[in-house]
RNA sequence: GCGCAUCAACAGGGGAGCCCCUUCGGGGGCUGAGAGGCCUGAAAAGGCGACCCUUCAAACCUGAUCCGGGUAAUGCCGGCGGAGGGAGUACUUAUGAGCACAUC
Numbered sequence: 001g002c003g004c005a006u007c008a009a010c011a012g013g014g015g016a017g018c019c020c021c022u023u024c025g026g027g028g029g030c031u032g033a034g035a036g037g038c039c040u041g042a043a044a045a046g047g048c049g050a051c052c053c054u055u056c057a058a059a060c061c062u063g064a065u066c067c068g069g070g071u072a073a074u075g076c077c078g079g080c081g082g083a084g085g086g087a088g089u090a091c092u093u094a095u096g097a098g099c100a101c102a103u104c
Base pairs, nucleotide, nucleotide: 001099002098004096005095006094009089010088011054012053013052014051017030018029019028020027021026037048038047039046040045060085061084062083066079067078068077069076
């Protein structure tokens, strides 16, 4: 000096299902990282947060009112399937290893 990896920074993407009870306020159970914590709103919805993911992409969506298994029930598990789609960047800093050059 060069690129790489990790961290950090900033930016961006995403989901919120199933079942039971209820005095309808809410409470409990299953899977999961996450199954709605806060604010605004009459509502619809919006914003923030937690969590996961960002091309080395299985976060997530589509196919799908799919197929098989299982369950109290459910994307609960497997298949479909590395199928199609899917959100990132610059300089600097830090750490690590590597390569090249120069000097001693």